[in-house]
């Protein structure tokens, strides 16, 4: 260095132009003589940064930055 592919909560994950699912985890109250279990609510105004496109971007383009395969 040149190709590529990933980047979404504290972890895992859907998502594929039209107000961000779901699981764990946490936090609240409830049940329990306490704890576990188990029910209810909560919990991403900056989806890596900036930029453009578009009425309208997590999605599409550009560019950085990070990390991973491939070539040399």
């Nucleotide at each position: 260095u040149g190709g590529g592919g990933c980047g979404u909560c504290g972890c895992c994950a859907a998502g594929u132009g039209g107000u961000a699912a779901g699981g764990c985890a946490c936090u609240a109250g409830g049940u329990u003589u306490u704890g576990a279990u188990c029910c209810u609510a909560g919990c991403a105004u900056u989806c890596g940064g900036g930029g453009g496109u578009u009425c309208g971007a997590g999605u599409c383009c550009c560019u950085c930055c990070g990390c991973c395969c491939c070539a040399g």
Predicted 3D model of a 72-nucleotide RNA (transfer RNA) from a Candidatus Peregrinibacteria bacterium. Rfam family: tRNA. Its family is annotated with triplet codon-amino acid adaptor activity in the Gene Ontology. About the family: Transfer RNA (tRNA) molecules are approximately 80 nucleotides in length. The source organism's lineage runs through Bacteria, Bacteria candidate phyla and Candidatus Peregrinibacteriota. It was read from a public genome assembly.